[in-house]
Context: one part of a larger RNA
RNA sequence: UUGGGUUUAAAGGGUCCGCAGGCUGUUGUUUAAGUCAGAGGUGAAAGUUUGCAGCUCAACUGUAAAAUUGCCUUUGAUACUGAAUAACUUGAGUUAUAAUGAAGUGGUUAGAAUAUGUAGUGUAGCGGUGAAAUGCAUAGAUAUUACAUAGAAUACCGAUUGCGAAGGCAGAUCACUAAUUAUAUACUGACGCUGAGGGACGAAAGCGUGGGGAGCGAACAGGAUUAGAUACCCUGGUAGUCCACGCCGUAAACGAUGGUUACUAGCUGUUUGGACUUCGGUCUGAGUGGCUAAGCGAAAGUGAUAAGUAACCCACCUGGGGAGUACGAUCGCAAGAUUGAAACUC
Numbered sequence: 001u002u003g004g005g006u007u008u009a010a011a012g013g014g015u016c017c018g019c020a021g022g023c024u025g026u027u028g029u030u031u032a033a034g035u036c037a038g039a040g041g042u043g044a045a046a047g048u049u050u051g052c053a054g055c056u057c058a059a060c061u062g063u064a065a066a067a068u069u070g071c072c073u074u075u076g077a078u079a080c081u082g083a084a085u086a087a088c089u090u091g092a093g094u095u096a097u098a099a100u101g102a103a104g105u106g107g108u109u110a111g112a113a114u115a116u117g118u119a120g121u122g123u124a125g126c127g128g129u130g131a132a133a134u135g136c137a138u139a140g141a142u143a144u145u146a147c148a149u150a151g152a153a154u155a156c157c158g159a160u161u162g163c164g165a166a167g168g169c170a171g172a173u174c175a176c177u178a179a180u181u182a183u184a185u186a187c188u189g190a191c192g193c194u195g196a197g198g199g200a201c202g203a204a205a206g207c208g209u210g211g212g213g214a215g216c217g218a219a220c221a222g223g224a225u226u227a228g229a230u231a232c233c234c235u236g237g238u239a240g241u242c243c244a245c246g247c248c249g250u251a252a253a254c255g256a257u258g259g260u261u262a263c264u265a266g267c268u269g270u271u272u273g274g275a276c277u278u279c280g281g282u283c284u285g286a287g288u289g290g291c292u293a294a295g296c297g298a299a300a301g302u303g304a305u306a307a308g309u310a311a312c313c314c315a316c317c318u319g320g321g322g323a324g325u326a327c328g329a330u331c332g333c334a335a336g337a338u339u340g341a342a343a344c345u346c
Stems, first nucleotide, its partner, number of pairs: 004317003007300002012314001014201004021194003025088007033081002035077008048066007091191001092188003095184006103177007110154001114150008125136002162169002206247006215241002220236004258313006266291011295302002319346003328339004
């Protein structure tokens, strides 16, 4: 390489967009490049295979045939693929109407809690733990009342709920933007799927500049515990967590399950549409859950949201360790990221 695989054994790219490429609906007509058939030419000899023959046999040799799976020319065939052309509507999209949601960006704003400050009441403790101590407090703490200020997060509703490509998204409201679904069949008429490179987005932590800083809290300090305790527990507490702009580009980025399309028994919830209804429900879309038939699977399980049956395209795997290391290259301010071996060893 072929073959076989990728939920959990090695293996699905974090996600989407998309150039090239690969693949691609229905019906005509033309063409005849691929494809198929006939004919001709060529495909050196030796070698190979088969028959026969010659050395006493064999090796060896001679002779005849085959093979030489190929290439070229020419004459035809036209189902399929291609090319050209004409049309179609079911794929895809547009439009109209209706609906949905924690989808995004920016602004405004609300209440509870916490902390701090000021003032009042008030007096000896508070706090913390398994028990304590460090800590705070007669310079009046804790508690309680009033007012003020600040930052961050949004109880209840709240749910196998919803939305988003993924990451993710939750007080209220306004503006702007995007999406999805249903119904209608009005319009376009294959405009589609996938997608190496490429581009955009991408939790947390981290980095740069400038703000902000209530609570929490790596590091750090102290108190305990302990044989020790660079921990678990406690008292403090810096970076950070928050905002703006710019980087980083990784996660158990998980459904550990790539995308699209078609097909294959049912039962039962739920979200959001539509049609009908005898108001009990019934039918029908799009999601989201549970159970299960066939099937699949090593089993666990999965089972129309497939891990079933098929097709197309991409990515990836090929014993463990060495190693996601070394070297080189690209990217980055750095941290590091991406790509990614070998010796050796079992």